[in-house]
Context: one part of a larger RNA
RNA sequence: UGACGGGGGCCUGCACAAGCGGUGGAGCAUGUGGUUUAAUUCGAAGCAACGCGCAGAACCUUACCAGCGUUUGACAUCCCGCGCUACUUCCAGAGAUGGAAGGUUCCCUUCGGGGACGCGGUGACAGGUGCUGCAUGGCUGUCGUCAGCUCGUGUCGUGAGAUGUUGGGUUAAGUCCCGCAACGAGCGCAACCCUCGUCCUUAGUUGCCAUCAUUCAGUUGGGCACUCUAAGGAAACCGCCGGUGAUAAGCCGGAGGAAGGUGGGGAUGACGUCAAGUCCUCAUGGCCCUUACACGCUGGGCUACACACGUGCUACAAUGGCGGUGACAGUGGGCAGCAAGCGCGCGAGCGUGAGCUAAUCUCCAAAAGCCGUCUCAGUUCGGAUUGUUCUCUGCAACUCGAGAGCAUGAAGGCGGAAUCGCUAGUAAUCGCGGAUCAGCAUGCCGCGGUGAAUACGUUCCCAGGCCUUGUACA
Numbered sequence: 001u002g003a004c005g006g007g008g009g010c011c012u013g014c015a016c017a018a019g020c021g022g023u024g025g026a027g028c029a030u031g032u033g034g035u036u037u038a039a040u041u042c043g044a045a046g047c048a049a050c051g052c053g054c055a056g057a058a059c060c061u062u063a064c065c066a067g068c069g070u071u072u073g074a075c076a077u078c079c080c081g082c083g084c085u086a087c088u089u090c091c092a093g094a095g096a097u098g099g100a101a102g103g104u105u106c107c108c109u110u111c112g113g114g115g116a117c118g119c120g121g122u123g124a125c126a127g128g129u130g131c132u133g134c135a136u137g138g139c140u141g142u143c144g145u146c147a148g149c150u151c152g153u154g155u156c157g158u159g160a161g162a163u164g165u166u167g168g169g170u171u172a173a174g175u176c177c178c179g180c181a182a183c184g185a186g187c188g189c190a191a192c193c194c195u196c197g198u199c200c201u202u203a204g205u206u207g208c209c210a211u212c213a214u215u216c217a218g219u220u221g222g223g224c225a226c227u228c229u230a231a232g233g234a235a236a237c238c239g240c241c242g243g244u245g246a247u248a249a250g251c252c253g254g255a256g257g258a259a260g261g262u263g264g265g266g267a268u269g270a271c272g273u274c275a276a277g278u279c280c281u282c283a284u285g286g287c288c289c290u291u292a293c294a295c296g297c298u299g300g301g302c303u304a305c306a307c308a309c310g311u312g313c314u315a316c317a318a319u320g321g322c323g324g325u326g327a328c329a330g331u332g333g334g335c336a337g338c339a340a341g342c343g344c345g346c347g348a349g350c351g352u353g354a355g356c357u358a359a360u361c362u363c364c365a366a367a368a369g370c371c372g373u374c375u376c377a378g379u380u381c382g383g384a385u386u387g388u389u390c391u392c393u394g395c396a397a398c399u400c401g402a403g404a405g406c407a408u409g410a411a412g413g414c415g416g417a418a419u420c421g422c423u424a425g426u427a428a429u430c431g432c433g434g435a436u437c438a439g440c441a442u443g444c445c446g447c448g449g450u451g452a453a454u455a456c457g458u459u460c461c462c463a464g465g466c467c468u469u470g471u472a473c474a
Base pairs, nucleotide, nucleotide: 001474002473003471004470005469007468008467009466010465011464012463013462015458016457019422020421021420022419023418026314027313028312029311030310031309032308033307034305035304042053043052064300065299066298067297068296069295070294073125077124078123079121080120081119082118083117087102088101089100090099091098092097105116106115107114108113127289128288130287131286132285136283137282138278139277140276141274143272148187149186150185151184152183153182154163155162156161167178168177169176193266194265195264196263198234199233200232201231202230203229204228207224208223209222212221213220237260240254241253242252243251244250316415320374321373322372323371324370325369332363333362334361337356338355341352342351343350344349381412386407387406388405389404390403391402392401428450429449430448431447432446433445434444
């Protein structure tokens, strides 16, 4: 100087408390451990691994296993020879591959040839998701959006170092004020950026409709007031008033205002810590393999199942189930696509197909809501499991997809010790969209609808910041 203390002081945080809803019990989904297996590819491991890499394992993916094959190789460059090619058909085969037939290209040209492309050959080389994240770059997590981390000059100290950065106030903040052997400065904080909330201007089509006509319908004429769209601006600064404070920084209350003291949300992550994670995104040193640890293919596996854990979904019901009714969103997506309407089917869906490269057409039906019924029961709760018949995608749904109809109708009576999230348009609850994607979502990323309760307070648990103290630790 740090680190640590079941030392002290001050302070902060959904840290506790006050509340609301869960998890832990059930069934299922998903990840992991373990076990099993020819293989169940590999990585991730307290917080910060475990719906994580995986924004989607039937083949492919795929790295694993078995078998069948290839050896200048699936891919790149160089050298030599040939000029057949590409493509189509047939045969053998599980396919990779092998054989046969048809077929005959393009560019430049000094007509010698050269190039593209393909085949054969030789070796230089290719190739490796093989090892080392404790050799590395890059990227990422975490402390933590915590308020800290440093430097120059000066001063003090033999020196390590200190001072500044401590102190009195204050703040979300090393934020600001005052003081002070310090005076300044940098990286952080804040602001500048995006978005939501108010208003104005500009612009009115595909959007809108107050006034005038018109129509089944903003449909048409007309209009751009309004809504909205999307570009530019205005607006908030403790600016005004009162109180308080040291006359300061600030704090408390009030007015006006769409918004008030950082207005809400996002992006933004200092010096560093954990030899944290990743050599399987990529790049890369070293090591290793080179008829194999490389490459191709078929089939299997990653989907196994006594069990254990994490994360979720659905429930156990009446604030509910079922039937009917039928109103109101927003974000987004669409051409190998979205598909209205019409017809068929109980349904998944099928047939046909207007329109739409989309503020134009379409996905699109929002759901919670309201009315009726059921009357406390393993039930008209719950839907697992199983049987059967179908639908769709796709070469192909046996291992191993999703969905529909009929039948079946398991556990489950609100869950022990323990434990998690959340302070407002939040929690809870309700549906909708998207990426990935042929198909497959209870996961992920977004969107809107309805819409709470509670916070006395900082004694305690956890984490962190500043000052101080002890130390046999570095």
Predicted 3D model of a 474-nucleotide part of an RNA (small-subunit ribosomal RNA, 3' major domain) from Novosphingobium sp. Its mean pLDDT, the model's own confidence on a scale to 100, is 81. The full RNA is in RNAcentral, with records from ENA and SILVA.